This is a predicted structure of a 477-nucleotide part of an RNA (small-subunit ribosomal RNA, 5' domain) from Gossypium gossypioides. Its mean pLDDT, the model's own confidence on a scale to 100, is 86. Its Rfam family is "Bacterial small subunit ribosomal RNA". NCBI's taxonomy places the organism under Eukaryota, Streptophyta, Euphyllophyta, Malvales, Gossypium.
Context: one part of a larger RNA
RNA sequence: GGAUGAACUCUGGUGACAUGCUUAACAUAUGCAAGUCGGACGGGAAGUGGUGUUUCCAAUGGCGGACGGGUGAGUAACGGGUAAGAACCUGCCCUUGGGAGGGGAACAACAACUGGAAACGGCUGUUAAUACUCCGUAGGCUGAAGAGCAAAAGGAGGAAUCUGUCUGAGGAGGGGCUCGCGUCUGAUUAGCUAGUUGGUGAGGCAAUAACUUACCAAGACGAUGAUCAGUAGCUGGUCCGAAAGGAUGAUCAGCCACACUAGGACUGAGACACGGCCUAGACUCCUACGGGAGGUAGUAGUGGAGAAUUUUUCGCAAUGGAUGAAAGUGUGACGGAGCAAUACCACGUGAAGGUAGAAGGCUCACGGAUCGUGAAGUUCUUUUCCCAGAGAAGAAGUAAUGACGGUAUCUGGGGAAUAAGCAUCGGUUAACUCUGUGCCAGCAACCGCGAUAAUACAAAGGAUGCAAGCGUUAUCC
Numbered sequence: 001g002g003a004u005g006a007a008c009u010c011u012g013g014u015g016a017c018a019u020g021c022u023u024a025a026c027a028u029a030u031g032c033a034a035g036u037c038g039g040a041c042g043g044g045a046a047g048u049g050g051u052g053u054u055u056c057c058a059a060u061g062g063c064g065g066a067c068g069g070g071u072g073a074g075u076a077a078c079g080g081g082u083a084a085g086a087a088c089c090u091g092c093c094c095u096u097g098g099g100a101g102g103g104g105a106a107c108a109a110c111a112a113c114u115g116g117a118a119a120c121g122g123c124u125g126u127u128a129a130u131a132c133u134c135c136g137u138a139g140g141c142u143g144a145a146g147a148g149c150a151a152a153a154g155g156a157g158g159a160a161u162c163u164g165u166c167u168g169a170g171g172a173g174g175g176g177c178u179c180g181c182g183u184c185u186g187a188u189u190a191g192c193u194a195g196u197u198g199g200u201g202a203g204g205c206a207a208u209a210a211c212u213u214a215c216c217a218a219g220a221c222g223a224u225g226a227u228c229a230g231u232a233g234c235u236g237g238u239c240c241g242a243a244a245g246g247a248u249g250a251u252c253a254g255c256c257a258c259a260c261u262a263g264g265a266c267u268g269a270g271a272c273a274c275g276g277c278c279u280a281g282a283c284u285c286c287u288a289c290g291g292g293a294g295g296u297a298g299u300a301g302u303g304g305a306g307a308a309u310u311u312u313u314c315g316c317a318a319u320g321g322a323u324g325a326a327a328g329u330g331u332g333a334c335g336g337a338g339c340a341a342u343a344c345c346a347c348g349u350g351a352a353g354g355u356a357g358a359a360g361g362c363u364c365a366c367g368g369a370u371c372g373u374g375a376a377g378u379u380c381u382u383u384u385c386c387c388a389g390a391g392a393a394g395a396a397g398u399a400a401u402g403a404c405g406g407u408a409u410c411u412g413g414g415g416a417a418u419a420a421g422c423a424u425c426g427g428u429u430a431a432c433u434c435u436g437u438g439c440c441a442g443c444a445a446c447c448g449c450g451a452u453a454a455u456a457c458a459a460a461g462g463a464u465g466c467a468a469g470c471g472u473u474a475u476c477c
Base pairs, nucleotide, nucleotide: 001477002476003475004474006473007472008471010469013347014346015345018342019340020339026303027302028301030300031299032298035063036062037061040060043057044056045055046054070258071257072256079183081181082180084178085177088175089174090173093171094170095169096168097167098166099165101135102134103133104132110125111124113122114121115120140149141148142147154163155162156161184230185229186228191221193219196218197217198216199215200214201213202212203211233255234254235253236252237248238247239246240245260281261280262279263278264277283294284293285292286291311337313336314335315334319333320331322329323328350380351379352378360371361370363368385414386413387412388411389410390409394404421466422465423464424463425462426447427446428445432461433460435458436457442449443448
């Protein structure tokens, strides 16, 4: 000198744009953050005098809750980066073939009875389906062969037809696995390892594999640093630097890991699952003491910690993803508004002219010099500000549909009106005098200053630098 997710002191006009718990992965009141489908299905309710039409709904069923959002505790690892590979899976989507024949038995809802304080149940009866199941069929699978095994569902419409379903093949996108290279510090850590290293058989997986297991062999790794210990999410990037390189990993993007702590599986195309389940633990809450409920590292908010970090806001109008045939519905993703000079950028706080060089301050050699064209007074302008009127784009998709928002912007009116501070002035380092103080009070980044004439302390006048900021502190280059 540059930089920062900064903080603090003093000060503070506007706009645009970005950013905002770096600390306690500490504890969390309350609300919301994942639903949707009646064109799968039996039923119930509303409405109507009744039928029909219509609307809504608990349950069964389907798809989605594995995405999106958060955090960085753990992890020195095929975790991440890069470059390759073979023994794999893939819902929805795209392309292209083939098919859906005949039966059956249930379980919720519901009704009756009944247990419990509650959470939640028990028993009996009844019922539908794109829920479940049997037989048949099969250009698929298995097997050396004989042979064996495996499917399906309908719905809407007056119809045309549309849509869903089963089974092949291919694709796209996604994911699992293996491997070369490189990926912090310590030797005041030198040996480490028994499923350990390899083989055979078996099991297991979507798949390879000590992944698991029985037997056999005794190997495997290590001064090119194993093991152990410490620290740490990694990267694209970011900051500094001419580069080499050093530091760093907020926001945004990719990957990974985690979801009160530890363990486990279930369902599913996909999880060993943040707002699912089970078990144990700590903590909190309810209880009729028998038993139950919970998990903000989602978004707001609270307490606490801290030098320190925002609203318990508006909207689904746009974009995206979920669902649905669609209309739509839901979406604290997202789009906006609010708060904060937290950062960067832009603009303003007036312009021209004006000497009696006024008053006043300060200084003085008492003549004057200086603040200073600065002010006043004169002329002008209105960015900004206030008032009034008009008023968007963002909407795709004929029409309708805008949270932001009566916002941006435009027009008219008003009046210089509403708007300047902070630090420094001995040298480094731009900028000097007076008064007070008297090794005191104090200053200080370094050198150093202060002992009665202090340009270094304090105040004043003046000056210099930067400016809606300035200075200090912390950290990096």